RNAcentral holds the full RNA, with entries from ENA. A computed fold for a 458-nucleotide part of an RNA from an uncultured prokaryote, annotated as small-subunit ribosomal RNA, 3' major domain.

Context: one part of a larger RNA
RNA sequence: UGACGGGGGCCCGCACAAGCAGCGGAGCGUGUGGUUUAAUUCGAUGCAAAGCGAAGAACCUUACCCAGGCUUGACAUGUUUCUGAAAGCCCCCGAAACGGGGCCCUCCUGCGGGACAGAUGCACAGAUGUUGCAUGGCUGUCGUCAGCUCGUGCCGUGAGGUGUUGGGUUAAGUCCCGCAACGAGCGCAACCCCUGUCGUUAGUUAUUAUGUCUAGCGAGACUGCCCCCACUGGGGGAGGAAGGUGGGGACGAGGUCAAGUCGUCAUGGCUCUUACGCCUGGGGCUACACACACGCUACAAUGGUCGGAAACAAUGGGCUGCCACACCGCGAGGUGGAGCGAAUCCUCAAAGCCGAUCUCAGUUGGAAUUGCAGGCUGCAACUCGCCUGCAUGAACGUGGAGUUGCUAGUAACCGUAGGUCAGCACACUACGGUGAAUACGUUCUCGGGUCUUGUACA
Numbered sequence: 001u002g003a004c005g006g007g008g009g010c011c012c013g014c015a016c017a018a019g020c021a022g023c024g025g026a027g028c029g030u031g032u033g034g035u036u037u038a039a040u041u042c043g044a045u046g047c048a049a050a051g052c053g054a055a056g057a058a059c060c061u062u063a064c065c066c067a068g069g070c071u072u073g074a075c076a077u078g079u080u081u082c083u084g085a086a087a088g089c090c091c092c093c094g095a096a097a098c099g100g101g102g103c104c105c106u107c108c109u110g111c112g113g114g115a116c117a118g119a120u121g122c123a124c125a126g127a128u129g130u131u132g133c134a135u136g137g138c139u140g141u142c143g144u145c146a147g148c149u150c151g152u153g154c155c156g157u158g159a160g161g162u163g164u165u166g167g168g169u170u171a172a173g174u175c176c177c178g179c180a181a182c183g184a185g186c187g188c189a190a191c192c193c194c195u196g197u198c199g200u201u202a203g204u205u206a207u208u209a210u211g212u213c214u215a216g217c218g219a220g221a222c223u224g225c226c227c228c229c230a231c232u233g234g235g236g237g238a239g240g241a242a243g244g245u246g247g248g249g250a251c252g253a254g255g256u257c258a259a260g261u262c263g264u265c266a267u268g269g270c271u272c273u274u275a276c277g278c279c280u281g282g283g284g285c286u287a288c289a290c291a292c293a294c295g296c297u298a299c300a301a302u303g304g305u306c307g308g309a310a311a312c313a314a315u316g317g318g319c320u321g322c323c324a325c326a327c328c329g330c331g332a333g334g335u336g337g338a339g340c341g342a343a344u345c346c347u348c349a350a351a352g353c354c355g356a357u358c359u360c361a362g363u364u365g366g367a368a369u370u371g372c373a374g375g376c377u378g379c380a381a382c383u384c385g386c387c388u389g390c391a392u393g394a395a396c397g398u399g400g401a402g403u404u405g406c407u408a409g410u411a412a413c414c415g416u417a418g419g420u421c422a423g424c425a426c427a428c429u430a431c432g433g434u435g436a437a438u439a440c441g442u443u444c445u446c447g448g449g450u451c452u453u454g455u456a457c458a
Base pairs, nucleotide, nucleotide: 001458002457003455004454005453007452008451009450010449011448012447013446015442016441019406020405021404022403023402026297027296028295029294030293031292032291033290034288035287042053043052064283065282066281067280068279069278070277073124077123078122079121081119082118083117084116088103089102090101091100092099107114108113126272127271129270130269131268135266136265137261138260139259140257142255147186148185149184150183151182152181153162154161155160166177167176168175192249193248194247195246197219198218199217200216201215202214203213222243225237226236227235228234229233299399303358304357305356306355307354308353317346318345321340322339325336326335327334328333365396370391371390372389373388374387375386376385412434413433414432415431416430417429418428
């Protein structure tokens, strides 16, 4: 000087408390461990791994296993020799790849050759092989916590200190006062984006028209005004759409964890080179006594089912696409087919409202599981996709110890869209609709900041 303390002081945070909804029990989905396997590819492992890399494993992907093949190679550059336009088509073997054979075809030229392609040999290619404890880059975490430093001066033999401590204050090393310090930098804040009010300009595809709306420009909030305490600042109030950072986002100082990633990529060293490279077919990544993590659906009457009026959004996507409407089908869907490269068309929600029924039961709750019959995508749904109809109807009656999220348009509940994608979403990312309860307080738990104290630790 740090680190640590079941030392102390001060302070903060959904950290506790006060509340609301959950998880932990059930069934199912997904991930992981374990076990199994020819293989169940690899990585991630307290917080900060486990619906994570993966924004989507039937083939492909694919890195794993089995089998069949290739060896200058699937890909790049240079070069020796030889041949020929390139390309395309057909046949045989075969699961395909591979292997063998045939047809067709003959570029430019200054006739030396050149471009391109194939064969051959050589240099080399190639490696998701290894090392994240050799690395770059990127990322997580403490933590959006308020800290981390420098120049000069001063103090100290020195490590170092001072400044940055102290008294107040703040969300903040924010600001004020004081002070052997005086200044400065990276952080904080502001500048950026979205949103809430108004004015104004323009407007198609929105409207009958004006609003709404869309796209610009501008105004507005600064403790500016009043009262109280006071130096900054704090408390209350007025006006105002908004009040003391208005709400949200992006933005992450110096460092910590030899944190994560050589499997995005790049890259040093090491290793393989008729194989640890490459191609193909099939299988596997989907196994299943079990354990854990994260979700979905429920256990019902604030509910289920049926019917009616058929009510009210926002974001976003669309040409190998979105698909109105009509007809067929109980339905998934099919057949026609209009519009739309889209503020024009697709285009629209569900909880909600009104009424009927069920009457507390393993039920008209709950939907797992299984059987049969179908639909769709795709070369192909057996291993191993999604959906529909009929039948079947399991566990489950609110869940031990424990544990998670959340302070307002939030939690909870409800649906919608998108990316990935041929097909496949209970995941993820967005969007709107309905819309609460509680916070006395900081004793305790966890994490953090700061000053101080002890230490046989560095």